Overview
Predicted 3D model of a 1420-nucleotide RNA (small-subunit ribosomal RNA) from an uncultured bacterium. RNAcentral holds the sequence, with entries from ENA.
[in-house]
């Protein structure tokens, strides 16, 4: 907002009668006529439309709730009392003309009535001047004996009306009180405002309204103004106090397109009424006109989202009727939605080869799981079929009693019988039949929170309420299967309490987490010492009123339960009002005297202000002496100075600040206050006694004080010294250091009003262990320069009980209580923005938000740090040796390059590392070339043969493939013949992979580190991480060990036990050994085992002895004795742990890739490249050497595919021969530095690289790519720059020797033994570790955290020349409707007067004025 419905009804109020029906007349009949009958459109007229339904715009109080008031109206209802007579004029309908498109209108005739209007009564009512004035009604219907009658009816009667008026009920105006949101960045509002007086209005009280008067009136206890909001019984949620909210149910207000305004009326400023202005929408014939769903249905729109254009008036309730009844979108029922609530059901009970299939899986097997399937049994629900309600008795008829009356009419009450009424609905609910049939989803499963695997994916995809999850094994993403939840539902999303003791009334806080105002006097307020007395305001108990109903609770009772309904109860915790009590508070009165303050009389003080004075400093100026530097710093320069500084004496001058005394001393509110000396001032403390008589306490506003810096005006200006200048410093130095230097520090006066303005501690009062210092004042006792005891008031430290979250406070509380203010409510933004108010500025003061994070903070603990402190140790440095970085070449790495240069190792702790040994192989890389159950393992199927070894050719680069030759004729056997192999083929299982992930792992290894240290149990402390033990005092290489200690103990680590050298003993003497004895070339041989060596067994060292230290310990130093002395020397061992150390290419091993290839053979290459860096070494630069020479001395260990003597060839490397040896017997095996000579300082008689040429060995093969000899060649290189690296005694250094690898190849690398030193004040420094302390804003722990600005982009928010909208207020302009007041030429029927014409009351239209709605209407 389309469209229907939501208020009508009365013919018993009327005149009548369009339309239906029926009767009557006329008329063949169509059909006309008749209001006669039933009824009845429109119409006069009564009543009702002001209820009922709708909604929440406004409204912060003209409202609502609860209690009260008095100056008031009231239709219809009750009661009660009178009355209801007698007249008159008109008017719609309707008939006739007319105007208009409609809406609607005029004119004129005619009529009624319970309509209008007058008269006449007047108990009672109003008004009153107490005399007396004024002012009503209507009628209608039923019955009726008797009289009358115009034939309508008068009469009587009865009921419904009317009409005045008294009270009641119920309802409605008005007044008061209390109570009802948030904003102070809204603090002053208010002229009809407050009162008064006279008037006016109203139903009524009042400035409601007018006139005059007077200056009232509200306001911090929050006026006034923005902003939101209907209010309430209740709801929802909490233990409860309270929090939030006001759907439905009931009460109240308020509104009906928006704004004003009145009419009628009992009652409205009226949702379906009326006029006027304005939006908007419709209709038009353009002249004009309708219209108002926040009624019920509906529709469009909006939106995240809300229903049928349904039936019935059967009940209930209205409204109108006398009634029958008609109206009712109220109301009852039905639709439609899981919206809520509440009940029911979807099967039950048997069933184990624990089917099938899914899923997992350790491949055994577990789950899904009696679940299913099958078997029996039941039928709510559903579904056919039959039966069927309560709600429904009132009105009626009847029959009978009674009450009005003349009445046995009529009519009202009250009993009995009795017909009729159902939208819902053929629903609820009974019976009866079939049949497990018809009926289960959501969301979860990382913790919080009950529930777990698997795949997929890979910081993608995605989840997430917080914390988080996801970068190749995800219980967090997706999906599977299982699983706990809740189930006709489930889950997310807002929203409100709750938890939140997180606005704390109940029931919190403020030293350091947010929080005590900078500090006082003091206004309101807000608390308050003792006694009596009196009141009864707060309180405290009784009664009395109310506190609607609903709802909540309790007990019942009704629907099969239940929800839900009834029934009664009992709460409504409140207001209000009366009685009483009278302890405590409060008022009011009287009195105390302890708080509080005078008063006397002492006593300390940098307490304040003003003047005055002093001295020793520093500057500056004069003036002397005097002569080259002064002055500055880590060093130095800028700087002063031969114009004479610096330093020294002297005399002046100025300002400024007060050494020593000085003291966790002292004084004031607090900021502060320091020479002395005077004036004038403040408060404080003791002590006596005497007075006031509660005068206190705190303290929102308010008022003063209030460091430095800063402003203003004027002065002063020695030193100092922002700015500001040079000189250093530094990558840079706008800095820290130096020389200079202006503001200002200083003095007056006036602002400023902030500080870590701090005890981070408000103010006042009591109360609660104690020691112990210091200052000021008193008592008291003594053995009186003083001490002890004491007592008030200050300022310290330490502590006990309580308190704190620890720290820590602790009679000067942060402890127990009281009063009163001040402030805090998560980090950031922000103590900032706008607004106010303050200032001369600079600024201060009151103070948000938006937006953003998941924290920010307090205190303690463990650690790790630290260019913080003690202590100590370590070839860490120092003090010494010899390197190494410079040459050459070697060997590793990086980069390069390549077909490929295989992969790994990266600071110390990779780089002669894995490689104890890369030509082939190895070997993983490359490039060819083959191969595919595979080079290798097991089973399986088929066929087949029973066999192993060997010659030789062919082709091939070889793996391979073809041929071919000889010899035997497989193996175990429990001798039973029984089992088994073997090749071959095809195909499944699998095999293989130095592919990938060492950040998925074992095992193992490196590293701090052979550092002394890392833990555990009881006990103890501590709320508690945690501590103690293990710190301390010594000592020790050691946590080694003593001593003390809340500790006592104990492991893991030191040490010790093991192995080796070092001495001695015994045993035992071959391959060794030889002193005695023979013997020999030779321990060769005999013989012996003393001694060497051997290789078994034990001794031996324990601060054990002694002296000194030290606590008489532990230990330390000397010293003897001993081969060895304080751990005898070397070794093996490696705590708990750290680095996500290293290694999937030793092995193992999860995961994931390849499977005719990322596997497996094979040939050549490559791993040896080469502009370059870098490690790690060897050999050198030479005479402490080189070269010849020489008949010195070892030790560990190695030898059979093997070490090789001897001898023989070659210059030599080697070769040939080949005795001995499985070794204390044989050998490798020559030891080398050493000793002698000789060279004489130069690129050499150093140095050997390169390079040539000829050889020699391993080996299938030395080209890429071994080693070695012999001759030739003779590079660089004269001791090495910054740097750096090992070593403290048999070590460095320096000689050579063995060995593994190994076919050959070593300067590496493990081991052998000779020769054989310097040096070590010391711990300051520099690395490196330990303990103890300490600071911390680190905790992947300083290689850590972390600030700021800029450049791009976004988000919010503030300024901003300005522009622009709302509202909202104050002056005017303008003034539609309407009520009011004046007026009313014009028009007028009821009244009066008059015969009458006409006059008058009165009225109506008109005019005029005050208000006053709209105004995109002016103006700021």
């Nucleotide at each position: 907002c389309a469209u229907g419905c939501a208020a009508g009804u009365c013919g018993a109020a009327c005149g009548g009668c369009a339309g239906c029906a029926c009767g009557g007349g006329a008329g063949c009949a169509a059909u006309c006529c008749u209001g006669g009958u039933g009824g009845c459109g429109a119409g006069u007229g009564g009543c009702g439309a002001a209820c009922g339904g709708g909604u929440g715009a406004g409204u912060a109080a003209u409202a609502u709730a609860u209690c009260g008031g008095a100056a008031c109206g009231u239709g219809c209802c009750c009661a009660g009392u009178c009355g209801u007579g007698g007249g008159g004029g008109a008017u719609a309908a309707c008939g006739c003309a007319g105007c208009g498109a409609a809406a609607g209108c005029u004119g004129u005739g005619c009529u009624a009535a319970u309509a209008c209007c007058g008269c006449a009564u007047a108990c009672g009512a109003u008004c009153u001047c107490u005399g007396g004035a004024u002012g009503a009604a209507a009628g209608c219907g039923g019955g009726g004996g008797a009289c009358c009658u115009u034939c309508g009816g008068g009469c009587c009667u009865c009921g419904c009306g009317c009409g005045a008026u008294u009270g009641g009920a119920g309802c409605g105006g008005c007044c008061g009180a209390u109570a009802u949101c948030a904003g102070a960045u809204u603090a002053g509002c208010u002229a009809g405002u407050u009162g008064g007086u006279g008037g006016g209005g109203u139903a009524a009280a009042a400035g409601c309204c007018c006139a005059c008067c007077a200056a009232g009136g509200c306001g911090a206890c929050g006026a006034u103004c923005u902003g939101u909001a209907g209010c309430u019984g209740g709801u929802c949620u909490g233990a409860g106090a309270g929090g939030a909210c006001g759907a439905c149910c009931a009460g109240c207000c308020a509104c009906a397109c928006u704004g004003g305004a009145a009419c009628u009326g009992a009652g409205a400023c009226a949702c379906g009424g009326u006029c006027c202005a304005g939006a908007c929408u419709c209709c038009u014939a353009c002249g004009g006109g309708a219209g108002g769903c926040a009624g019920c249905a509906g529709u469009g729109g909006g939106g995240a989202a809300u229903u049928u254009u349904g039936g019935a008036c059967a009940a209930u309730g209205g409204g109108c009727g006398c009634a029958a009844g008609c109206c009712u979108g109220a109301u009852c029922c039905a639709g439609c939605a899981a919206u809520g609530c509440c009940g029911c059901g979807u099967g039950c009970a048997g069933g184990a080869u624990g089917a099938a299939g899914g899923c997992c899986u350790u491949c055994g097997g577990g789950u899904u799981g009696u679940a299913a399937a099958c078997u029996g049994c039941u039928u709510u629900u559903g579904u056919a079929c039959g039966g069927a309600a309560c709600g429904a008795a009132a009105c009626g008829g009847u029959c009978u009693c009674u009450u009005c009356g003349a009445a046995u009419a009529a009519a009202g009450g009250g009993g009995g019988c009795u017909a009729a009424u159902g939208a819902c609905g053929g629903u609820a609910c009974c019976g009866u039949a079939a049949g497990a049939a018809u009926a289960a989803g959501c969301a979860c499963c990382g913790g919080c929170u009950a529930a777990c695997u698997u795949c997929g994916u890979g910081c993608c995809a995605g989840c997430a309420g917080c914390c988080g999850c996801g970068g190749u094994a995800a219980u967090a993403c997706g999906a599977a299967g299982g699983g706990g939840g809740c189930u006709a539902g489930c889950g997310u999303u807002g929203u409100u309490c709750g938890g939140a003791a997180u606005u704390a009334c109940u029931g919190g806080g403020c030293g350091u987490a947010a929080a005590g105002c900078g500090c006082a006097c003091g206004u309101a307020g807000g608390c308050g010492g003792a006694u009596a007395u009196u009141u009864a305001a707060g309180u405290c108990a009784g009664g009395g009123g109310u506190g609607a109903a609903a709802u909540c609770c309790c007990a019942g009772a009704g629907c099969u339960c239940a929800a839900c309904u009834c029934u009664g109860g009992a709460a409504c915790u409140g207001c209000c009002u009366u009685u009483g009590a009278u302890a405590c508070u409060g008022g009011g009165u009287a009195u105390c005297u302890u708080g509080a303050g005078u008063a006397u009389g002492g006593a300390a003080g940098a307490g304040g202000u003003a003047a005055g004075u002093g001295g020793a400093a520093u500057u500056g100026c004069g003036a002397g002496u005097g002569u080259a530097g002064a002055g500055g710093u880590g060093a130095a320069a800028u700087u002063c100075g031969u114009a004479g500084a610096u330093a020294u004496u002297c005399g002046c001058a100025g300002g400024a600040a007060c050494a020593c005394c000085a003291g966790u001393g002292g004084c004031g509110a607090a900021g502060g206050c320091g020479g002395c000396u005077u004036a004038c001032u403040g408060g404080u403390c003791c002590a006596u006694u005497a007075c006031u008589g509660a005068c206190g306490c705190u303290g929102a506003g308010g008022u003063g004080c209030g460091a430095a810096a800063g402003c203003g005006u004027g002065g002063g200006g020695a030193g100092c010294a922002a700015a500001c200048a040079g000189g250093a410093u530094u990558a840079g130095a706008u800095a820290c250091c130096c020389u200079g230097g202006u503001a200002g520090u200083c003095c007056a006066c006036g602002c400023c009003g902030u500080a870590a303005a701090c005890g981070a501690u408000g103010a006042u009062a009591a109360c609660u262990a104690g020691c112990u210092g210091u200052c000021g004042g008193g008592g008291u006792u003594c053995a009186u320069a003083g001490a002890a005891c004491u007592u008030c008031g200050g300022u310290g430290g330490c502590g006990c009980a309580g308190c704190u979250a620890a720290c820590g406070c602790a009679u000067u509380a942060a402890g127990u209580u009281a009063u009163c203010c001040g402030c805090c409510u998560g980090g950031g933004g922000a103590g900032u923005a706008c607004g106010g108010c303050c200032g001369c500025a600079a600024g201060g003061u009151u103070a948000a938000a938006a937006c953003u994070c998941a924290a920010a903070u307090g205190a303690a603990u463990u650690g790790a740090c630290g260019g913080g402190g003690g202590c100590c140790u370590g070839c860490a440095c120092a003090a010494g040796c010899g390197g190494u970085g410079g040459a050459g070449c070697a060997u590793g790495u990086g980069g390069u390059u390549u077909a490929a240069u295989u992969c790994g190792a990266a600071g110390c702790a990779a780089c002669g590392c894995g490689c104890a040994g890369a030509a082939c192989c190895u070997u993983a890389c490359c490039a060819g070339c083959g191969u595919u159950u595979g080079a290798c393992a097991u089973g399986c199927c088929u066929a087949g043969u029973a066999u192993a070894u060997u010659u030789u050719c062919c082709a091939g680069a070889g793996a391979u493939g073809g041929a071919u030759u000889a010899u035997u004729u497989c193996a175990g056997u429990u001798c039973g013949g029984c089992u088994g192999g073997c090749u071959a083929g095809u195909g499944c299982a699998c095999a293989g992979g130095u592919g990938c992930u060492g950040c998925a792992u074992g095992g193992c290894u490196g590293u701090c580190g052979u550092c002394a240290g890392c833990u555990c149990g009881u006990g103890u402390c501590g709320u508690g991480a945690g501590a103690u033990g293990c710190u301390g005092g010594g000592u020790u290489a050691a946590g080694u060990c003593c001593c003390g200690c809340a500790a006592c103990g104990a492991g893991c680590g030191c040490a010790a036990c093991c192995c080796u050298c070092g001495u001695c003993u015994u045993u035992a003497g071959u391959u060794g050994c030889c002193a005695u004895c023979a013997u020999u070339u030779a321990g060769u041989u005999g013989g012996g085992c003393a001694c060497u060596c051997u290789a078994a067994a034990g001794a031996a060292a324990c601060c054990g002895c002694c002296g000194g230290u030290g606590a008489u310990a532990a230990g330390c130093c000397g010293g003897a004795g001993g081969a060895a002395g304080g751990u005898g020397g070397g070794g093996a061992u490696g705590a708990c742990g750290u680095c996500a150390a290293g290694u999937c290419c030793u092995c193992a091993u999860g995961g994931c890739c390849c499977u005719u290839a990322c596997g497996c053979g094979c040939u050549g290459g490559g791993c040896u490249a080469c502009a370059c860096a870098c490690g790690u070494g060897c050999u050198a630069c030479a005479a402490u050497g080189g070269c010849g020479g020489u008949g010195a001395c070892a030790g560990u260990g190695g030898g059979c595919a093997g070490c090789a003597a001897u001898c023989c060839c070659g210059c030599a490397a080697g070769g040939g021969u080949g005795a001995g040896c499985u070794a204390a017997u044989c050998u490798c095996c020559a030891a080398a530095a050493g000793c002698c000579g000789u060279c004489u300082c130069a690129g050499u008689u150093c140095g050997g690289a390169u390079u040539g040429u000829u050889c020699u060995c391993u080996g299938c093969a030395a080209c890429u790519c071994g080693a070695g000899a012999g001759c030739a060649u003779g590079a660089a290189g004269g001791c090495g720059g910054a740097a750096u690296c090992g070593c403290u005694a048999g070590u460095a250094a320096u000689c050579g020797c063995g060995g593994a690898u190994c076919a050959g190849c070593a300067u590496g690398c493990c081991g052998c033994g000779g020769u054989g030193a310097a040096u070590a004040c010391g711990u300051u420094c520099c690395c490196a570790g330990g303990c103890c302390u300490u600071g911390u804003a680190c905790a992947c722990a300083c290689c850590g955290c972390c600030c700021g600005u800029c450049a791009c982009g976004c988000c919010a928010u503030g300024g901003g020349a300005g522009u622009u909208g709302g509202a909202u207020u104050c002056a005017c302009c303008c003034g539609a409707a309407g009520g009011c007041g004046c007026u009313g030429c014009g028009c007028u029927a009821a009244c009066c007067c008059g015969c009458a014409a006409g006059g008058g009351a009165g009225g109506c239209a008109g005019g005029c004025g005050a208000c006053c709605a709209c105004g995109u209407g002016u103006a700021g």

Its mean pLDDT, the model's own confidence on a scale to 100, is 84.